[in-house]
Context: one part of a larger RNA
RNA sequence: AUUGAACGCUGGCGGCAGGCUUAACACAUGCAAGUCGAACGAAGUUAGGAAGCUUGCUUCUGAUACUUAGUGGCGGACGGGUGAGUAAUGCUUAGGAAUCUGCCUAGUAGUGGGGGAUAACUUGGGGAAACCCAAGCUAAUACCGCAUACGACCUACGGGUGAAAGGGGGCUUUUAGCUCUCGCUAUUAGAUGAGCCUAAGUCGGAUUAGCUGGUUGGUGGGGUAAAGGCCUACCAAGCCUGCGAUCUCUAGCUGGUCUGAGAGGAUGACCAGCCACACUGGAACUGAGACACGGCCCAGACUCCUACGGGAGGCAGCAGUGGGGAAUAUUGCGCAAUGGGGGGAACCCUGACGCAGCCAUGCCGCGUGAAUGAAGAAGGCCUUAGGGUUGUAAAGUUCUUUCGGUAUUGAGGAAGGUUGAUGUGUUAAUAGCACAUCAAAUUGACGUUAAAUACAGAAGAAGCACCGGCUAACUCCGUGCCAGCAGCCGCGGUAAUACGGAGGGUGCGAGCGUUAAUC
Numbered sequence: 001a002u003u004g005a006a007c008g009c010u011g012g013c014g015g016c017a018g019g020c021u022u023a024a025c026a027c028a029u030g031c032a033a034g035u036c037g038a039a040c041g042a043a044g045u046u047a048g049g050a051a052g053c054u055u056g057c058u059u060c061u062g063a064u065a066c067u068u069a070g071u072g073g074c075g076g077a078c079g080g081g082u083g084a085g086u087a088a089u090g091c092u093u094a095g096g097a098a099u100c101u102g103c104c105u106a107g108u109a110g111u112g113g114g115g116g117a118u119a120a121c122u123u124g125g126g127g128a129a130a131c132c133c134a135a136g137c138u139a140a141u142a143c144c145g146c147a148u149a150c151g152a153c154c155u156a157c158g159g160g161u162g163a164a165a166g167g168g169g170g171c172u173u174u175u176a177g178c179u180c181u182c183g184c185u186a187u188u189a190g191a192u193g194a195g196c197c198u199a200a201g202u203c204g205g206a207u208u209a210g211c212u213g214g215u216u217g218g219u220g221g222g223g224u225a226a227a228g229g230c231c232u233a234c235c236a237a238g239c240c241u242g243c244g245a246u247c248u249c250u251a252g253c254u255g256g257u258c259u260g261a262g263a264g265g266a267u268g269a270c271c272a273g274c275c276a277c278a279c280u281g282g283a284a285c286u287g288a289g290a291c292a293c294g295g296c297c298c299a300g301a302c303u304c305c306u307a308c309g310g311g312a313g314g315c316a317g318c319a320g321u322g323g324g325g326a327a328u329a330u331u332g333c334g335c336a337a338u339g340g341g342g343g344g345a346a347c348c349c350u351g352a353c354g355c356a357g358c359c360a361u362g363c364c365g366c367g368u369g370a371a372u373g374a375a376g377a378a379g380g381c382c383u384u385a386g387g388g389u390u391g392u393a394a395a396g397u398u399c400u401u402u403c404g405g406u407a408u409u410g411a412g413g414a415a416g417g418u419u420g421a422u423g424u425g426u427u428a429a430u431a432g433c434a435c436a437u438c439a440a441a442u443u444g445a446c447g448u449u450a451a452a453u454a455c456a457g458a459a460g461a462a463g464c465a466c467c468g469g470c471u472a473a474c475u476c477c478g479u480g481c482c483a484g485c486a487g488c489c490g491c492g493g494u495a496a497u498a499c500g501g502a503g504g505g506u507g508c509g510a511g512c513g514u515u516a517a518u519c
Stems, first nucleotide, its partner, number of pairs: 001518003005515005012366006018359002020324001025322003029319003034074003039071002042068004048061006081277003090202007099194002104190008112146001114144002121136006152161003166182007204248002210240001212238001215237008252274004256267004279300004302313004330356001332355003338352001339350004369399004379390004403460001405455005413446001418440009463508005468489003474503005484491002
């Protein structure tokens, strides 16, 4: 000088940050990933309509309005958490070639004609439950063929292989056309993201000296998006190592942070990049992407339910609980902003995020009054008893009102979206859609916001450590090697500036000391 600090005493306000360093210990409860009806069938409710009348009820019908269990699509691989493992399958820096890439951007070519199912639903059955079974019915942007093939892929260069899906709006000459828009298929390029390889650097131990059998290389084959012993058969006998292999201990790495004149040393909280993990171990499925925190399966430990046959669960998400610990916060508000997912949109979801609450944990700022006031008051302390000191300090007088209190006013964070009008483009079209301009009514969790104004009254606001030397600051009383102090030297055994108290002083100040740790 510093800290994610803790402890003791004390504590007025604000701004900005930070807040389980220990048990990757176990978790009650709530929330943290959904969305789309403009992909699909179906069910329900209501507006409306009709009938009956008992005149406010019943029955029937029933949307283009609303809701949604299911099929289907996209997203649950992002965002959020933690640092257990990992000394190199990691990270950092610099290169490389044998790769993939949903959504997005630009381009080229298409989107023709068919089929069979299945959930939902109904019926029946089993089960305590979780849930399951059988029969029947139905749709699609779900699934599967056929046709076509500019690109594409394979090729022995002759040829061969492989696609698609429709939805919504509008018009008309309405069963066929035109048009807009969102999609779908094939393919090229880009962007973004990801996988792989190489080199160098990356803690300690030799009281660890040899290690290795798919091991090292080759050939054939397999496998992968992709090079490769990645896997396999055969062949050869290599490969690493004193420039430290192997073994072992410790540890996520980096930008950075702290310190230091620097070199260096220590460190890796918060923020950012990368990696790894998700009760423990293993395995794959789906998918553009996972071997997947809030998905599936198996095994294990633990907890819970059970009708004992069988089932359910995973906070290292946000709060919160127990436990551990010197020690670390609310079971808060809101999607108003920023960002993300879905959707054509309105909008929905979002413990990301924005805010608020708690804590002097840190940094910074402000205040606890100002001027005047000598009878140098009283009291305290000391005294050579004259006086000195506390001390202009107080009282008194004159002022001010920051912050806090009360009341009133009151920005900015709001961009957008909706509705209406006009124009431009598209179009046959004044539909519709897209864009631009104008207008209207609106959208704020924070929030009793920030800030401003008024009012009252010095009114509500100072402590902590030290005073032998190092080291700024001295006297008295008590104690008597006792009680005690102490970072080092050392104080204390009858005048202790070193113990305890008092007066006085010194230092810092809403803090001050102590302890721990680093330079």

Record summary
The part of an RNA shown here (small-subunit ribosomal RNA, 5' domain) has 519 nucleotides and comes from an uncultured bacterium.